The RNA shown here (FMN riboswitch aptamer (RFN element)) has 147 nucleotides and comes from Gulbenkiania mobilis. Lineage of the source: Bacteria > Pseudomonadati > Betaproteobacteria > Neisseriales > Gulbenkiania.
RNA sequence: UGACGUCUUCGGGGCGGGGUGCAACUCCCCACCGGCGGUAUGGUCGCAAGACCGAGCCCGCGAGCGCCCCUGCCCUGCGGCAGGGGGUCAGCAGAUCUGGUGAGAGGCCAGGGCCGACGGUAACAGUCCGGAUGAAAGAAGACGACG
Numbered sequence: 001u002g003a004c005g006u007c008u009u010c011g012g013g014g015c016g017g018g019g020u021g022c023a024a025c026u027c028c029c030c031a032c033c034g035g036c037g038g039u040a041u042g043g044u045c046g047c048a049a050g051a052c053c054g055a056g057c058c059c060g061c062g063a064g065c066g067c068c069c070c071u072g073c074c075c076u077g078c079g080g081c082a083g084g085g086g087g088u089c090a091g092c093a094g095a096u097c098u099g100g101u102g103a104g105a106g107g108c109c110a111g112g113g114c115c116g117a118c119g120g121u122a123a124c125a126g127u128c129c130g131g132a133u134g135a136a137a138g139a140a141g142a143c144g145a146c147g
Stems, first nucleotide, its partner, number of pairs: 001147002004144007016030004031127002033116002035061004042053004056114002064092002066089001067086008096112005118130003
């Protein structure tokens, strides 16, 4: 230094003001927020080699629901409910344009736009409550053994 094994720790932000109303942090107007890895025409540092930072909507990943499997209960049955598991499928499920610069923009500069699981609720929720003191993409470290 490389791939591997075991373990430990860490690992998500946001409704402030006004309006309507019996009731809204759920609607309307103005606000606010942006997980992880990759990429990099930007930035910082450096004499240099190089180091570090840099995308919600470019490529992927993750949690949730669906889906599939198992168990229990209910049902004549179709099927329903609850709990557990899988992570194959990628269905819900995602969202970016215009102008500028430039050889080239998906990333830079300026401006505009758009997106955001499920269940709950006195009323429709990215921001409230809940599953969740959970799980996890991954990040850092310790030890082991091999080359």